[in-house]
Context: one part of a larger RNA
Molecule: small-subunit ribosomal RNA, 5' domain
Organism: metagenome
RNA sequence: GAAUCAACGCUGGCGGCGUGCCUAACACACGCAAGUCGAACGAGAACGGUUCUUUCGGGAACUUAGUAGAGUGGCGAACGGGUGAGUAACGCGUGGGUCAUCUGCCCUGAAGUGGGGGAUAACCCGGGGAAACCCGGGCUAAUACCGCAUAAUCCCUGUAAGGGGGAAAAGUAAAUAUAUUGCUUUAGGAGGAGCCCGCGUCCGAUUAGCUAGUUGGUGAGGUAAGAGCUCACCAAGGCGACGAUUGGUAGCCGGUCUGAGAGGACGGACGGCCACACUGGAACUGAGACACGGUCCAGACUCCUACGGGAGGCAGCAGUGGGGAAUUUUGGGCAAUGGGGGGAAACCCUGACCCAGCAACGCCGCGUGGAGGAAGAAGGUUUUCGGAUCGUAAACUCCUGUCCCGAGGGACGAAGCAAGUGACGGUACCUCGGGAGGAAGCCCCGGCUAACUCCGUGCCAGCAGCCGCGGUAAUACGGGGGGGGCAAGCGUUGUUC
Numbered sequence: 001g002a003a004u005c006a007a008c009g010c011u012g013g014c015g016g017c018g019u020g021c022c023u024a025a026c027a028c029a030c031g032c033a034a035g036u037c038g039a040a041c042g043a044g045a046a047c048g049g050u051u052c053u054u055u056c057g058g059g060a061a062c063u064u065a066g067u068a069g070a071g072u073g074g075c076g077a078a079c080g081g082g083u084g085a086g087u088a089a090c091g092c093g094u095g096g097g098u099c100a101u102c103u104g105c106c107c108u109g110a111a112g113u114g115g116g117g118g119a120u121a122a123c124c125c126g127g128g129g130a131a132a133c134c135c136g137g138g139c140u141a142a143u144a145c146c147g148c149a150u151a152a153u154c155c156c157u158g159u160a161a162g163g164g165g166g167a168a169a170a171g172u173a174a175a176u177a178u179a180u181u182g183c184u185u186u187a188g189g190a191g192g193a194g195c196c197c198g199c200g201u202c203c204g205a206u207u208a209g210c211u212a213g214u215u216g217g218u219g220a221g222g223u224a225a226g227a228g229c230u231c232a233c234c235a236a237g238g239c240g241a242c243g244a245u246u247g248g249u250a251g252c253c254g255g256u257c258u259g260a261g262a263g264g265a266c267g268g269a270c271g272g273c274c275a276c277a278c279u280g281g282a283a284c285u286g287a288g289a290c291a292c293g294g295u296c297c298a299g300a301c302u303c304c305u306a307c308g309g310g311a312g313g314c315a316g317c318a319g320u321g322g323g324g325a326a327u328u329u330u331g332g333g334c335a336a337u338g339g340g341g342g343g344a345a346a347c348c349c350u351g352a353c354c355c356a357g358c359a360a361c362g363c364c365g366c367g368u369g370g371a372g373g374a375a376g377a378a379g380g381u382u383u384u385c386g387g388a389u390c391g392u393a394a395a396c397u398c399c400u401g402u403c404c405c406g407a408g409g410g411a412c413g414a415a416g417c418a419a420g421u422g423a424c425g426g427u428a429c430c431u432c433g434g435g436a437g438g439a440a441g442c443c444c445c446g447g448c449u450a451a452c453u454c455c456g457u458g459c460c461a462g463c464a465g466c467c468g469c470g471g472u473a474a475u476a477c478g479g480g481g482g483g484g485g486c487a488a489g490c491g492u493u494g495u496u497c
Stems, first nucleotide, its partner, number of pairs: 001497004006493005013366006019359002021323001026321003031317002035075003040072002048063006082276003091201008101193003106189008114148001116146002123138006154165004202248003209239003214236008251273004255266004278299005301312004329356001331355003337352001339350004369399004379390004403438001404434006413424001441486005446467003452481005462469002
């Protein structure tokens, strides 16, 4: 000098675009963040309203409404969002392999979609419990579940022929032509994923030896799939100064900062990959998880309890306490992203996202007025008392209107034939009116280093990045005047080059 997720001190007018817990992966009140489909299925309210009736307490019918809220079933919930604890590893980067593999939804092609059955939730009845919830009996449906038939493609076996085995579910519109959308089997594609390999990937030798499923073989099991992945048996191997093992530190990369470059440092925001979801362990479901807002077990913690037993997990968005030098609103909207999920669609959900709010935290832009104006006013400072300087600076005159205030108009962003649809927002912008009014500070002035005098103080008080200033004329301390630098900032501190 440049840079910064910065902080601190003083100061602070506006706008645009960004950024905003680096510390305690500390604990969390409350709300929201994942639902949707009635065109898969069975059932199905109430309040209110109208009418009738009444013993005036009420009752019934219709409507509300095949609605709400539940239930079975399907798809989604494995994405999106967060964090960086762990990890020195095929984790990541890069280049390959998979004749060792899987793949829901989507696209293309082929074939099929026949005929049966038994349950179960909801609901009703009964019971237990403070609650969470649970138990028993009875009824019922399906695109839920289970047999049977069919078997080219597919799987197993086989050189082949052949043999053996395995599937299904309807719904809607229509009206018998078919079309749309499903379902089953299969071949391929696209996108996604698993596994393996070469090379690269921090510091310490004041860490030199490490290793028993360890290294290899045979057989078996297991997986979608190769493999000590697991097991039985057998052999005794395997790694290591080209640094094994052990200890420390650390998510990795695209990139970012700096630098002429080589290099060094870093990995916040954005994008890719990985890992994690109170701590540890485990599997279930599923195309996909060993699953942040799922389940089970154990633990710590918090809460409820009728003491028998239960409930919870913000490293999602806001927000709270705490820690800290330090980091925001318990906001609006699904209008846009042909964003994501579901649905045939209408649509619903979406703290992803788009916006607004707060913060000079950063970058960029603008303004705080312009021109004229010497009686060089008053005043301040200084003085050799003549003057010098602040200084055209002010006053004053004439203007201008960025920002500001008021009024009027008013978007683009909105796309599919059209119509309709905007949170932002009556915002940006435009026009008119008003009026210089409301808008400048901070640091420095001994040398390095740009900028000098007066007073006070008297090795005191203090300054200081280094050299060093201060003990009676201090350009170095404190104040005044003047000056220099930068400017809505300026300086200090930390960190990197």